[in-house]
RNA sequence: GGUCCCAUAGUCUAACGGUUAGGACAUCGCCCUUUCACGGCGGAGAUAGGGGUUCGAUUCCCCUUGGGACUA
Repeated sequence: GGUCCCAUAGUCUAACGGUUAGGACAUCGCCCUUUCACGGCGGAGAUAGGGGUUCGAUUCCCCUUGGGACUA
C1' cells in the first nucleotide's frame, strides 16, 4: 500500500429501519444493620466525528478518526 472487521454509560454487553436505546457490574440516595459488609427499593449516566438515503437511522451508504486481522 491492498482487502476485511470493530467503535453504544466508568467497564462489559443487547437492540428485524419505528424501543422511553435494554441488561449486568460500578457510582449516588433511601431502607435494613450498633457500624461495615450482604440484602431490598429508587436515581443519574451512552450510540467515535461529519455528510447522505429515508416519513423515520444505533441499524443502510460515503468520508474521516482510532483499534484489530490477513496480505504484499
Predicted 3D model of a 72-nucleotide RNA (transfer RNA) from a bacterium.
The sequence was found in a public genome assembly.
Its Rfam family is "tRNA". By type it is a transfer RNA.
The prediction has a mean pLDDT of 81.